[in-house]
Context: one part of a larger RNA
RNA sequence: GCCUACGAGUUACUCCUCACUAGCAAGGUUAAGUUCUUUAGGAACGAAGCCGAAGCGAAAGCAAGUCUGAAUAGGGCGUCUAGUUAGUGGGGGUAGACGCGAAACCUGAUGAUCUAUCCAUGGCCAGGUUGAAGUAACGGUAACACGUUAUGGAGGACCGAACCAGUUCACGUUGAAAAGUGUUUGGAUGAGCUGUGGAUAGGGGUGAAAGGCCAAUCAAAUUGGGAAAUAGCUCGUACUCUCCGAAAUGCAUUUAGGUGCAGCCUCGAGUACAAGUGUCAUAGAGGUAGAGCUACUGAUAAGGCUAGAGGGCUUCACCGCCUAUCAACCCUUGAUAAACUCCGAAUGCUAUGACAUGUUCCUCGGGAGUGAGGCGUUGGGUGCUAAGGUCCGGCGCCGAGAGGGAAAGAACCCAGACCAUCAGCUAAGGUCCCCAAAUGUAUGCUAAGUUGAUCUAACGAAGUGCGAUUGCUCUGACAGCUAGGAUGUUGGCUUGGAAGCAGCCAUUCAUUUAAAGAGUGCGUAACAGCUCACUAGUCGAGCGAUUGUGCGUGGAUGAUAAUCGGGCAUAAGCAUACUACCGAAGCUAUGGAUCCUCCGCAAGGGGGAUGGUAGGAGAGCAUUCCAGUUGCGCCGAAGGUGAACCGUAAGGUUUGCUGGAGCGGCUGGAAAAGAAAAUGUAGGC
Numbered sequence: 001g002c003c004u005a006c007g008a009g010u011u012a013c014u015c016c017u018c019a020c021u022a023g024c025a026a027g028g029u030u031a032a033g034u035u036c037u038u039u040a041g042g043a044a045c046g047a048a049g050c051c052g053a054a055g056c057g058a059a060a061g062c063a064a065g066u067c068u069g070a071a072u073a074g075g076g077c078g079u080c081u082a083g084u085u086a087g088u089g090g091g092g093g094u095a096g097a098c099g100c101g102a103a104a105c106c107u108g109a110u111g112a113u114c115u116a117u118c119c120a121u122g123g124c125c126a127g128g129u130u131g132a133a134g135u136a137a138c139g140g141u142a143a144c145a146c147g148u149u150a151u152g153g154a155g156g157a158c159c160g161a162a163c164c165a166g167u168u169c170a171c172g173u174u175g176a177a178a179a180g181u182g183u184u185u186g187g188a189u190g191a192g193c194u195g196u197g198g199a200u201a202g203g204g205g206u207g208a209a210a211g212g213c214c215a216a217u218c219a220a221a222u223u224g225g226g227a228a229a230u231a232g233c234u235c236g237u238a239c240u241c242u243c244c245g246a247a248a249u250g251c252a253u254u255u256a257g258g259u260g261c262a263g264c265c266u267c268g269a270g271u272a273c274a275a276g277u278g279u280c281a282u283a284g285a286g287g288u289a290g291a292g293c294u295a296c297u298g299a300u301a302a303g304g305c306u307a308g309a310g311g312g313c314u315u316c317a318c319c320g321c322c323u324a325u326c327a328a329c330c331c332u333u334g335a336u337a338a339a340c341u342c343c344g345a346a347u348g349c350u351a352u353g354a355c356a357u358g359u360u361c362c363u364c365g366g367g368a369g370u371g372a373g374g375c376g377u378u379g380g381g382u383g384c385u386a387a388g389g390u391c392c393g394g395c396g397c398c399g400a401g402a403g404g405g406a407a408a409g410a411a412c413c414c415a416g417a418c419c420a421u422c423a424g425c426u427a428a429g430g431u432c433c434c435c436a437a438a439u440g441u442a443u444g445c446u447a448a449g450u451u452g453a454u455c456u457a458a459c460g461a462a463g464u465g466c467g468a469u470u471g472c473u474c475u476g477a478c479a480g481c482u483a484g485g486a487u488g489u490u491g492g493c494u495u496g497g498a499a500g501c502a503g504c505c506a507u508u509c510a511u512u513u514a515a516a517g518a519g520u521g522c523g524u525a526a527c528a529g530c531u532c533a534c535u536a537g538u539c540g541a542g543c544g545a546u547u548g549u550g551c552g553u554g555g556a557u558g559a560u561a562a563u564c565g566g567g568c569a570u571a572a573g574c575a576u577a578c579u580a581c582c583g584a585a586g587c588u589a590u591g592g593a594u595c596c597u598c599c600g601c602a603a604g605g606g607g608g609a610u611g612g613u614a615g616g617a618g619a620g621c622a623u624u625c626c627a628g629u630u631g632c633g634c635c636g637a638a639g640g641u642g643a644a645c646c647g648u649a650a651g652g653u654u655u656g657c658u659g660g661a662g663c664g665g666c667u668g669g670a671a672a673a674g675a676a677a678a679u680g681u682a683g684g685c
Stems, first nucleotide, its partner, number of pairs: 001685006011095003015092010027051003033045004037040001055062002065077004098236002101233001105226006116200009125190001127159003130155001134151006163187003169182003202218001204214003239620006249262005263370002265367006275360001276357009290343001291341002297337002301333004306327001308326002310323004373398010403414003418592004423588003429582003432566002438579001440578006452568001459554002463551010480538005486511003491505003517532001521530002593610007621674001623671010639658008
């Protein structure tokens, strides 16, 4: 992992509540028990008790009323009748209460044959090295001290086997081994190692202390019991079909992943000339969007006018004058606000009427689930007008929604799947091939493979198409080429110098001219030199400037080639217009199923509906047993294994082979009543 078996809403109760069914009914009902009998779903008796028929008040108490109250007011709770007993079912309560699952807590025992420490009594440590104290001899001293040489054999001394340990690396890691093997390493006369017997016990021991060890178990051992502890948590919870179908919100919560009430779902009942919903019309409330502000409050730019303040002048002082200082009010212009408003929509909301729809609304009662939501778009807050961010409001979708399109994709676009069909029409989106349908028609654009389904700016740029305005031009434009581009003068000033060209000044003037600036740029120390403006000639037809717009270009950077591949250039790209076609579970067609509704006496006919998680409601299938009834079976039951057929499904029937003794149908009843999942349990492979 697979197969087989087992495996989860059960049972009890003088309990509560609701529905249905049945009996009796202002009443209903017996319990224990007793008696009887055809001994079983039995009958009769038995009124104790219980519920109901009257309530209100804390109570005394009063009573269709009562309490509060001074009240005969007002208000609260009542009255104006329906209950009760049983059965079945839905839900609740108390019990383990749908099943499995803790870590833990308490209590009683069992453990020191492992290991920790201790006690008693034994055992063990090859070999080699070093050479303390002491002692002796000799030297030495006044005597000691001291020295030398011997002797001696100390040490948690040294090296190193046994023994003990476990440093390094490798192997091993479903191992040879639930801690080892090899190499290497530490101790190895000591706080050494070790045998045997004994002591200490669980909030306790023991610990050269690591929370270590106390039998492969230790921040509280093991084991029986309390015990099915508790688990707002996780997982699992078993046949079919039909109808409806949510929520992820508000308030509260030692509350935030739980729960209560409300909201939203479902089932039953009730009410009406109702109600609800939609459209139109009419009448309203309101202060948002927008707008506005010499309409308020606040903020605010420039100017004018001019109080006030500051500064200056004047003066003994008063007075007075000036001011490119600040500045109120006022005036002109500009402009601002969620907590400004002289104004002010759309939508939404309220009311009334008409029309459409027709129980969708509302009320009461039974049962829930939900109370982590998400994305898109839109109105806002927050944030950075960041986030697949976060918090609200509106709508849609996903959630709980399949189908077609977007290459692929919860939410985007189209569209809501009862079933069948080798029929048709369309939507979004497409029509060269992959790939169904146009290598469609017409007119343009793009040259960047831009683009062809996603994203880009400021800024730059004789890319190119189409416009608009304006200037020059055969009296010859624009570009090129040839030639000129002078004189007063080196203008004046400044300066070391300043001569067109460092800088300043200006009547930037005048002359000769076809034309030539007191000079456009380069250049020099200053000149010189080159060049331009301007002019003539040559040439011979268009040439500039500004601006709008279409498509392109640079700007353009993300870690491997990437929005498939082939390929596509008057397109298979872009823009505009048009026609045809393809394209879905949409719509239609034909047949069928279930439900609702309308017409109809009926037969029948018309119309509508049938996506679905949590969840509610309904109808069934199958298994085992029981009762009644009716059948089958050794001429072959159940079971097993194939086949055919029937039913919308769960399933059912017939039959071949196998098997070898029991088993069905129908009507009811009762459940140990349906497995693919629980890291489910057991067995097998």
Molecule: large-subunit ribosomal RNA, domain II
Organism: Bacteroidales bacterium